[in-house]
Context: one part of a larger RNA
RNA sequence: GGACGAACGCUGGCGGCGUGCCUAACACAUGCAAGUCGAACGGACGAGGGGAGCUUGCUCCCCGAGUUAGUGGCGGACGGGUGAGUAACGCGUGAGCAACCUGCCCUUCGGUGGGGGACAACAGUUGGAAACGACUGCUAAUACCGCAUAAUGUAUUUAGAUCGCAUGAUAUAAAUACCAAAGAUUUAUUGCCGAAGGAUGGGCUCGCGUCUGAUUAGCUAGUUGGUGAGGUAACGGCUCACCAAGGCGACGAUCAGUAGCCGGACUGAGAGGUUGAACGGCCACAUUGGGACUGAGAUACGGCCCAGACUCCUACGGGAGGCAGCAGUGGGGAAUAUUGGGCAAUGGGGGAAACCCUGACCCAGCAACGCCGCGUGAAGGAAGAAGGCUUUCGGGUUGUAAACUUCUUUGACGAGGGACGAUAAUGACGGUACCUCGAAAACAAGCCACGGCUAACUACGUGCCAGCAGCCGCGGUAAUACGUAGGUGGCAAGCGUUGUCC
Numbered sequence: 001g002g003a004c005g006a007a008c009g010c011u012g013g014c015g016g017c018g019u020g021c022c023u024a025a026c027a028c029a030u031g032c033a034a035g036u037c038g039a040a041c042g043g044a045c046g047a048g049g050g051g052a053g054c055u056u057g058c059u060c061c062c063c064g065a066g067u068u069a070g071u072g073g074c075g076g077a078c079g080g081g082u083g084a085g086u087a088a089c090g091c092g093u094g095a096g097c098a099a100c101c102u103g104c105c106c107u108u109c110g111g112u113g114g115g116g117g118a119c120a121a122c123a124g125u126u127g128g129a130a131a132c133g134a135c136u137g138c139u140a141a142u143a144c145c146g147c148a149u150a151a152u153g154u155a156u157u158u159a160g161a162u163c164g165c166a167u168g169a170u171a172u173a174a175a176u177a178c179c180a181a182a183g184a185u186u187u188a189u190u191g192c193c194g195a196a197g198g199a200u201g202g203g204c205u206c207g208c209g210u211c212u213g214a215u216u217a218g219c220u221a222g223u224u225g226g227u228g229a230g231g232u233a234a235c236g237g238c239u240c241a242c243c244a245a246g247g248c249g250a251c252g253a254u255c256a257g258u259a260g261c262c263g264g265a266c267u268g269a270g271a272g273g274u275u276g277a278a279c280g281g282c283c284a285c286a287u288u289g290g291g292a293c294u295g296a297g298a299u300a301c302g303g304c305c306c307a308g309a310c311u312c313c314u315a316c317g318g319g320a321g322g323c324a325g326c327a328g329u330g331g332g333g334a335a336u337a338u339u340g341g342g343c344a345a346u347g348g349g350g351g352a353a354a355c356c357c358u359g360a361c362c363c364a365g366c367a368a369c370g371c372c373g374c375g376u377g378a379a380g381g382a383a384g385a386a387g388g389c390u391u392u393c394g395g396g397u398u399g400u401a402a403a404c405u406u407c408u409u410u411g412a413c414g415a416g417g418g419a420c421g422a423u424a425a426u427g428a429c430g431g432u433a434c435c436u437c438g439a440a441a442a443c444a445a446g447c448c449a450c451g452g453c454u455a456a457c458u459a460c461g462u463g464c465c466a467g468c469a470g471c472c473g474c475g476g477u478a479a480u481a482c483g484u485a486g487g488u489g490g491c492a493a494g495c496g497u498u499g500u501c502c
Stems, first nucleotide, its partner, number of pairs: 001502004006498005013374006019367002021332001026330003030327003035074003040071002043068003048063007081285003090210008100202002105198008113147001115145002122137006153178007161170003183190003211257003218248003223245008260282004264275004287308005310321004338364001340363003346360001347358004377407004387398004411443001413438005421429001446491005451472003457486005467474002
């Protein structure tokens, strides 16, 4: 000198764009943050309409827009948060999988036949303070289960062919065995099942790279390898039985400490050093620890089970909860915002659609926290006014500065018009941006420094006191170094200090 997610002191006019718990991965009141589909299904309610009976205001029957608790489907594995753990194939980069999976989407081929038994809802009974159940009975389906059909699928066998770095792979032919489906509304769609290919997303393996300590030198028993089996989508001690005795290590194993990694960011002429806020990619976590279920996908933040700590309710028998989502509260701290508006846009989930949901997102609010831009007036004006300060008392300086004259109106203010963002409709922002008109210099300047480094000097007060100070050093009676004043210098809606990095 530059930089900052900064803080503190003094000061503070406007706008645009960004950024805003770095500390306690501390505890959380309250509201919201993941639903949707009646064009899968049976019920319930039902505006309204029609009909019948008649006791004329009731009963019964039919149709029925619409609403929906439940069954069922898809989605809750995305999006959003945090960085505790992790020194690791976690990340980065480059390869490999002849060892793998992939819902929704796209393309192609083929199929969609015929049956069965339940369980919610509901009704009845019943337990419990509640949370929530129990029993009996009835019922539908794109829920569940057999059967049929069966290849280009899967498995085994045979034949010969081609290819590969090996295990092997591919294609053809044949034989045997096995495996599927669901309808809905309605007349055209959309579903469903099998197979092949694609796309997308993932899984696994390997080379290289990835902080400090030797005042950590030895470490290891599923440990290292083999055979076999199990398991997985898949390879593998991944797991198990048996067998062998290996494997790693001064090219730093093990242990300990620290730490999410990267694209990037800051600095620097570069080499390098430091760093990983915001934005983007990957990973890990969701009160602590463990576990699996469902599913194409989780070992699942707003799912389940168990254990622990904590909080709450209780009729003491038993229950409920998880903000490292958005706001917000307490606490910690030098320190970090609103319990706001809207789904208008972009995107996501569901739906045939209308549409519904979306604290993702888009906006607004707060904060000079940062960057950028603008303003606080411009020109003229010497009797060099008054006042202040100073003086050798002549003057000097503040100083064209002010007054005064002329002019302008950016921003702010008042009035009127008024968007783009939205290709038909639909605008939270917002009567916002912007435009026009009006009024009047009118409403808008501070902070730090002035001994040298280092741009900028005098007076008074103080008297090694009070104080200053980044270093050198000032102050003990004329202090350009302390305090105040005048003046001057620097930067400017900021200025200075502190902290950290280069």